[in-house]
Molecule: SAM riboswitch aptamer (S box leader)
Organism: uncultured Actinomycetes bacterium
RNA sequence: ACCUCAUCACGAGGGGCAGAGGGAAACGGCCCUGCGAAGCCCCGGCAACCUAUCUGGUAUUCGACGAGCGCACGCUCCGAGGCCGCCUGAGUCCGGUGCCAACUCCGACCUGAACCCAGGAAAGAUGAGCA
Numbered sequence: 001a002c003c004u005c006a007u008c009a010c011g012a013g014g015g016g017c018a019g020a021g022g023g024a025a026a027c028g029g030c031c032c033u034g035c036g037a038a039g040c041c042c043c044g045g046c047a048a049c050c051u052a053u054c055u056g057g058u059a060u061u062c063g064a065c066g067a068g069c070g071c072a073c074g075c076u077c078c079g080a081g082g083c084c085g086c087c088u089g090a091g092u093c094c095g096g097u098g099c100c101a102a103c104u105c106c107g108a109c110c111u112g113a114a115c116c117c118a119g120g121a122a123a124g125a126u127g128a129g130c131a
Stems, first nucleotide, its partner, number of pairs: 003129006013043005021032003027107003044100003049096002053090002056087003061082002066077004104123001109120004
């Protein structure tokens, strides 16, 4: 890379270098941009995907005490509680990412009588997993 799963609502920008593009490679729109695009660097922030920790729930499992049987080893019943796992919520320390114009900027395919609009798909992005 492929594949699987989740999300794509909300939110969050300043400075320096640079110098003409950018918004997904292409198409149609519509925007951003010399009042400085892309890119790189610094600082800041947002968010809560992974994550320390904590709350609650739960399948399996372990199982204290107690009870019954038994000479005993032991067996059975009940069951406080607990590890791991899963779900849920909080949290955001140390870290891994991501993001900081416009719904993923909108459309293109399907459905709704369907231009608008609504829902879905496809594609894409990000994360986690797998490898």